[in-house]
């Protein structure tokens, strides 16, 4: 650069708030619903990074220097979030 051909796909997920179980909590599961999502698929044991703290530990008050109470005290994941970053990995296309 030339020829032919001439669309594909019209699909997926599923925030908030609800009801219902679950979990100590954060959160999750199902239904309902639809803010948005070109990865809002997978992955928490590739990594950051937030949450939340039942056990355990410490600090204050009270007790009796004790057990034990209280205090929205502090810390501390083998708990939780990928719809915070991110890793991996894929649909359609006249790309």
């Nucleotide at each position: 650069c030339a020829u032919a051909a001439u669309a594909u796909g019209a699909g997926g997920c599923a925030u908030a708030a609800c009801a219902a179980g679950u979990g100590a909590a954060a959160g999750c599961u199902u239904g309902c619903g639809a803010c948005g999502c070109a990865a809002a698929g997978c992955u928490a044991c590739a990594g950051g990074g937030u949450c939340u703290a039942a056990g355990u530990u410490u600090g204050g008050u009270g007790g009796a220097g004790g057990a034990c109470a209280u205090c929205a005290g502090g810390a501390u994941a083998g708990g939780a979030c990928a719809g915070c970053c991110a890793g991996c990995u894929g649909c359609c296309a006249c790309a």
This is a predicted structure of a 95-nucleotide RNA (c-di-GMP-I riboswitch aptamer) from Acetobacterium paludosum.